[in-house]
């Protein structure tokens, strides 16, 4: 400089060839116990990495940037 991946919840990660964003661990609350530890049940938390475009309708398609990672030179 060139190409190729990945960026989603406090972490790890799902998300079916575009239709209302989940799980697990992690936090609060409450049940279960005489206490703990398990274990259950309810809940907070996300403008899906920014900025555009296409569409009735984008995490998802297309254009640009950031960041990190791999590979070429």
């Nucleotide at each position: 400089g060139c190409g190729a991946g990945u960026a989603u919840a406090g972490c790890u990660c799902a998300g079916c060839u575009g239709g209302u964003a989940g799980a697990g661990c992690g936090c609060g609350a409450c049940c279960u116990u005489g206490c703990c530890a398990a274990g259950g049940u309810c809940g907070a938390g996300g403008c899906c990495a920014c900025g555009g475009g296409u569409u009735c309708g984008a995490a998802c398609c297309c254009c640009g940037u950031u960041a990190c990672u791999c590979g070429c030179u």

The prediction has a mean pLDDT of 80. The RNA shown here (transfer RNA) has 73 nucleotides and comes from a Gammaproteobacteria bacterium. It matches the Rfam family "tRNA".